[in-house]
Context: one part of a larger RNA
RNA sequence: CUGGGCGUAAAGCGAGUGUAGGCGGCUAUAUAAGUCGGAUGUGAAAGCCCUGGGCUCAACCUGGGAAUUGCAUUCGAUACUGUAUAGCUAGAAUUUGAGAGAGGGAAGUGGAAUUCCGGGUGUAGCGGUGAAAUGCGUAGAUAUCGGGAGGAAUACCAGUGGCGAAGGCGCCCCUCUGGACCGAUACUGACGCUGAGACGCGAAAGCGUGGGGAGCAAACAGGAUUAGAUACCCUGGUAGUCCUCGCCGUAAACGAUGAGCACUAGGUGUAGCGGGUAUUGACCCCUGCUGUGCCGUAGCUAACGCAUUAAGUGCUCCGCCUGGGGACUACGGUCGCAAGACUAAAACUC
Numbered sequence: 001c002u003g004g005g006c007g008u009a010a011a012g013c014g015a016g017u018g019u020a021g022g023c024g025g026c027u028a029u030a031u032a033a034g035u036c037g038g039a040u041g042u043g044a045a046a047g048c049c050c051u052g053g054g055c056u057c058a059a060c061c062u063g064g065g066a067a068u069u070g071c072a073u074u075c076g077a078u079a080c081u082g083u084a085u086a087g088c089u090a091g092a093a094u095u096u097g098a099g100a101g102a103g104g105g106a107a108g109u110g111g112a113a114u115u116c117c118g119g120g121u122g123u124a125g126c127g128g129u130g131a132a133a134u135g136c137g138u139a140g141a142u143a144u145c146g147g148g149a150g151g152a153a154u155a156c157c158a159g160u161g162g163c164g165a166a167g168g169c170g171c172c173c174c175u176c177u178g179g180a181c182c183g184a185u186a187c188u189g190a191c192g193c194u195g196a197g198a199c200g201c202g203a204a205a206g207c208g209u210g211g212g213g214a215g216c217a218a219a220c221a222g223g224a225u226u227a228g229a230u231a232c233c234c235u236g237g238u239a240g241u242c243c244u245c246g247c248c249g250u251a252a253a254c255g256a257u258g259a260g261c262a263c264u265a266g267g268u269g270u271a272g273c274g275g276g277u278a279u280u281g282a283c284c285c286c287u288g289c290u291g292u293g294c295c296g297u298a299g300c301u302a303a304c305g306c307a308u309u310a311a312g313u314g315c316u317c318c319g320c321c322u323g324g325g326g327a328c329u330a331c332g333g334u335c336g337c338a339a340g341a342c343u344a345a346a347a348c349u350c
Base pairs, nucleotide, nucleotide: 003322004321005320006319007304008303012318014201016199017198021194022193023192025088026087027086028085029084030083031082033081034080035077036076037075038074039073040072041071042070049065050064051063052062053061054060091191092188094186095184096183097182103177104176105175108172110154115149116148117147119145120144121143125136126135162169163168206247207246208245210243211242215241216240220236221235222234223233258317259316260315261314262313263312266295267294268293269292270291271290272289273288274287275286276285299306300305323350324349325348332343333342334341335340
């Protein structure tokens, strides 16, 4: 250098933007770098191979040829690739109209509920469990009525519903703002795809600063259970959970399935936008695009299963795997306040 792979066996980076690089639509002309052909030179000898000769044969020696797949020069070819020029519109982007959406940031508001505080009514229990006890309560609890405080979360609607690159996003209103889809025209004219490094994003937990703290609740305490019970159950309860700014950078970050494009039977739901038919009935029927589910043919698969949202058939680019353990480790390096993260072996052993 080469091979085979990556849903579940080892293997898709958590996910995006994008640099270099790789790859790249249609037509014409030019060029001839890649590519292809011819010629010339060179490619030492020996060896290998072919064919002769010499030792009685052979090994061995020896003549000739071929080969030496390469390199250089030169003359040509022009389909493809490259380069240059001119053009095109099917890719891509822009324009315009309309609707959908828990997409994101900031500010404001509402009601239900829990807890607490003060007051009224009221009296002996409440609470909790498999059963209990710890606990709370005659200093008046639980229950109930109206008043107040405060924090967090937004029942029903709610849906294999929607939106977002992923993480994720759910009361209502306002404001700023991103993206996708559909219809219609016009316009730019390949402006594209992927993407090593790099950069921003990235649940929960955790860390730093200052707030906040209702409920819940690691740690902790007590009560039970038990042979024991550093648990499961119960009563409490601190970090934390919330906000601010800054770190951390990991997850079964999962569809355990990288991104893009093209092609390949159907059936049936659902969400958004549109067209037709038909009328007015919130419909219904036919149909296009986009998203999201289920079933299923061919094909694929070790099987399970996947099956136009492919794990089918092809192309382009990136990432990754190479027996189990040792080892998501050691050492070194980079990053981090730390916790640790990333990169990543070997001996030995089966």